[in-house]
RNA sequence: GCUGACCGCGCGGGAGAGUUCCGGCGAUUCGCCCCGCAAGGGUUGGAUUUCCGGACGCCGAAGGAGCAACCGCCCCGGAAUCUCUCAGGCAAAAUGGACCGCGUGGGUCGU
Numbered sequence: 001g002c003u004g005a006c007c008g009c010g011c012g013g014g015a016g017a018g019u020u021c022c023g024g025c026g027a028u029u030c031g032c033c034c035c036g037c038a039a040g041g042g043u044u045g046g047a048u049u050u051c052c053g054g055a056c057g058c059c060g061a062a063g064g065a066g067c068a069a070c071c072g073c074c075c076c077g078g079a080a081u082c083u084c085u086c087a088g089g090c091a092a093a094a095u096g097g098a099c100c101g102c103g104u105g106g107g108u109c110g111u
Stems, first nucleotide, its partner, number of pairs: 001111002004109003007105007018056001020055005026049006033042003057090003063086001064084003070078003
């Protein structure tokens, strides 16, 4: 110096699973009744909705954990896109996202 492996950064792509149910504060809207000249206010019932809490169901590709007849091997140890689901996630959107591609930087190894 070069290429490859590893790591970091930037950009792009990137799946799955409940718009499930219940309750609570608030907001919007509709109707009944009451007060009021009117504007509007009060109470109650229905619908929608932000947030919070709970219940059950489900997903796996952050993280985490477990395993081989394979590999190393004295004992024993080692993996994943497999398995589990602690965590995380489950309308759309957003966020996250293993992995893939491009670019770039540094360290180590190799040449």